[in-house]
RNA sequence: AAUCGAAAAGGGCAAACCUGCUGAAAAGCAGGGACGCAAAGCCAAGGGUCUAAGGUCAGCGCGGUAUGAACGCCCGGACUACGACAGCCGGUUGCCGAA
Numbered sequence: 001a002a003u004c005g006a007a008a009a010g011g012g013c014a015a016a017c018c019u020g021c022u023g024a025a026a027a028g029c030a031g032g033g034a035c036g037c038a039a040a041g042c043c044a045a046g047g048g049u050c051u052a053a054g055g056u057c058a059g060c061g062c063g064g065u066a067u068g069a070a071c072g073c074c075c076g077g078a079c080u081a082c083g084a085c086a087g088c089c090g091g092u093u094g095c096c097g098a099a
Base pairs, nucleotide, nucleotide: 004097005096012037013036017032018031019030020029021028022027035087041092042091043090046089047088048085049084050083054080055079056078057077059075061073062072063071
C1' cells in the first nucleotide's frame, strides 16, 4: 500500500412510523424515532428502480360548423425525465485494526 472486518476505542449515520413544511407526483427538508449500517461519507454524466407536471399519440364526450372539417375544452388511457432514489448495483474518497 492492496485486500479484508475479529476484538476494542472515540465516535458517526438513521429504516419504518408520527408531526410540520416544499413538491403534480416520486420524493426532499426540519423535529421526534431507531430497523439497521465500516463507508448508511460524496457522485444521479454507467446500469437499474420510482414518478409523469409538461409534452406526444390516439379515444370518448361537449362546444363549434353546411359538415363525424379545422380548432377549442373536459375526462380517463398509453408512451416519455428535462424530476427523483446512492439504505439496489456501480464509481470515488476516507476512520480504526487482528489475521
Record summary: Predicted 3D model of a 99-nucleotide RNA (c-di-GMP-I riboswitch aptamer) from Sporobacter termitidis DSM 10068. Model confidence (mean pLDDT): 87 of 100. RNAcentral records the identical sequence in 2 taxa. Rfam family: c-di-GMP-I riboswitch aptamer. From the family's description: GEMM was predicted in a large-scale screen for bacterial structured RNA regulatory elements. RNAcentral holds the sequence, with entries from ENA, Rfam and Ribocentre.